[in-house]
RNA sequence: CUGCGACAAAGGCAAACCCGUCGAAAGGCGGGGACGCAAAGUCACCGAUCUAAAGGGCCUGAGCCCCAGGAUGGCGGGACCGCCGCG
Numbered sequence: 001c002u003g004c005g006a007c008a009a010a011g012g013c014a015a016a017c018c019c020g021u022c023g024a025a026a027g028g029c030g031g032g033g034a035c036g037c038a039a040a041g042u043c044a045c046c047g048a049u050c051u052a053a054a055g056g057g058c059c060u061g062a063g064c065c066c067c068a069g070g071a072u073g074g075c076g077g078g079a080c081c082g083c084c085g086c087g
Stems, first nucleotide, its partner, number of pairs: 002087004012037002017032006035074001041080003045077003048072003055066004
């Protein structure tokens, strides 16, 4: 540097749910809590998915439809950084 990841070692992260908080929402943040994760470390570049405030259309109905400048990295791809071990 590179391929792989167990019967190792030291550890790490933290789903659902609950409380608080921000947000129109999706969802984020903090605390608790562990479903799991060898990148469940970081990044919205591509795709996918979620929400639809503002905007547009219909209706004149408080409703319906479209839409991402919003969101998800624990959806996939990609980029960057990285512990240990075996080859």